Two RNAs folded together computationally: RNase P RNA and transfer RNA, 440 nucleotides in total. Rfam match: Bacterial RNase P class A. Its mean pLDDT, the model's own confidence on a scale to 100, is 79.
RNA sequence: AGAGUGGAUCAAGCGAUCGCUCUCCGUCUUUGGCGGAGGGAGGAAAGUCCGGACUCCACAGGACAGGGUGGCCGUUAACGGCGGCCCCGAGUGAUCGGGGGAAAGUACCACAGAAAACGCACCGCCUAUCACUUUGGUGAUGGGUAAGGUUGAAAAGGCGAGGUAAGAGCUCACCGGUUCAUCAGUGAUGAUGGACGCUUGGCAAACCCCACCUGGAGCAAGACCAAAUAGGAGGGUUGGGUGGUCCGCCCACAGCCCUCGGGUAAGGUCGCUCGACUCCGUGAGCAAUCACGGAGCAAGAUGAAUGGUCGCUGUGGUUCCUGCUGAGAACCAUGACAGAAUCCGGCUUAUUAUCCACUCUAGCC
RNA sequence: GGCGCGGUACCCAAGCGGUAAGGGAGAGGUCUGCAAAACCUUCAUGCGUGGGUUCGAUUCCCACCCGCGCCUCCA
Numbered sequence: 001a002g003a004g005u006g007g008a009u010c011a012a013g014c015g016a017u018c019g020c021u022c023u024c025c026g027u028c029u030u031u032g033g034c035g036g037a038g039g040g041a042g043g044a045a046a047g048u049c050c051g052g053a054c055u056c057c058a059c060a061g062g063a064c065a066g067g068g069u070g071g072c073c074g075u076u077a078a079c080g081g082c083g084g085c086c087c088c089g090a091g092u093g094a095u096c097g098g099g100g101g102a103a104a105g106u107a108c109c110a111c112a113g114a115a116a117a118c119g120c121a122c123c124g125c126c127u128a129u130c131a132c133u134u135u136g137g138u139g140a141u142g143g144g145u146a147a148g149g150u151u152g153a154a155a156a157g158g159c160g161a162g163g164u165a166a167g168a169g170c171u172c173a174c175c176g177g178u179u180c181a182u183c184a185g186u187g188a189u190g191a192u193g194g195a196c197g198c199u200u201g202g203c204a205a206a207c208c209c210c211a212c213c214u215g216g217a218g219c220a221a222g223a224c225c226a227a228a229u230a231g232g233a234g235g236g237u238u239g240g241g242u243g244g245u246c247c248g249c250c251c252a253c254a255g256c257c258c259u260c261g262g263g264u265a266a267g268g269u270c271g272c273u274c275g276a277c278u279c280c281g282u283g284a285g286c287a288a289u290c291a292c293g294g295a296g297c298a299a300g301a302u303g304a305a306u307g308g309u310c311g312c313u314g315u316g317g318u319u320c321c322u323g324c325u326g327a328g329a330a331c332c333a334u335g336a337c338a339g340a341a342u343c344c345g346g347c348u349u350a351u352u353a354u355c356c357a358c359u360c361u362a363g364c365c
Numbered sequence: 366g367g368c369g370c371g372g373u374a375c376c377c378a379a380g381c382g383g384u385a386a387g388g389g390a391g392a393g394g395u396c397u398g399c400a401a402a403a404c405c406u407u408c409a410u411g412c413g414u415g416g417g418u419u420c421g422a423u424u425c426c427c428a429c430c431c432g433c434g435c436c437u438c439c440a
Stems, first nucleotide, its partner, number of pairs: 001361009012313007020040009042337001046348002049346005054218004061247004066214005071085005086099005100209002105207002108202002122149002124145009157175002160172003176198001177196008222270004232260006239251003262439002277296008314334007366436007375389003383420001391407005413429005
């Protein structure tokens, strides 16, 4: 210098001015106006993909069904998140990706191919009998084989030697596999040694099995107030409350539920923002995280506010000045993704700028 | 704001692991004096996008992009 890998931080600052919204105070001619003071978007507020808090339905119960997760250990309110480690795979490497069970069972594996999972053998190899024969063999029937060929995404442990009529874990070495023991480790797992020739492909993001988790709905949850009307009609009934079923529990007995119809007018208050909160320091831990101490309060709107302009500073870019460096001047830009809607922890996606650490290649010292 | 459903050719749509049925529209032809109807033939383009699982994905899984629907007060 080029090509990469991983991570962190920021989302310009201050002031003036014109607006928007909310709260408090004052005042007035009080559904409001005016004046003053103060608060006013994000790292993702997004997607709504997970997990919780909270509220109601039982105090959330039992069984089945359904759903989810999936190496091990930890962490946490919880998680499919995060951290560390283990194994496999990709990469020269930094690093990245994946993770229960196919030896419980059932299905599926198109086309091609002999055969797609009881190896049931097309060509081939070897062989017995019979027939023919030009004495080289050929054909028919039967048997033994799975080494070789062909197909396919995938072909029944691999490779070599021995062995055999030809072959074959038939036997042996190495590799692979299964299993047992010992040691190390909390564990996944690893190391060493022994035994077994070793029948058992892929697919579980197919059904399924194993382990663990899981009740449902969601702030338009839910509670209260105000206003107005026809407590009207039809249907269901041992029903309704539990949004898959059954049990259990609770409520009710002419009550409850469903549908239609009616009313109000897009009403008000609470829930609502102080919380698993933020920042700093110390300590424990490899880390995620936790403990202790100190400081701080930071939107709460609802037909839904949070914006525009200018100046200075900062930052970046371009040009110029200078013999060169340092430095200076002028001009331009200050952009991206995007915008709260009960709250919080994650993940994913979109996106600006800068910095740090590391890897590989080439050159120079 | 919350919850649910869907995306297959120009339109309507079936299919849900093995290379996508059908109908309408379009184009050409037969018929007719000319049309319509009817009949025959037919092209090309399609599984919203990107990854993953698999030998193989419209289908299964994940992320994203679009479209649609439902949920609000009183009794």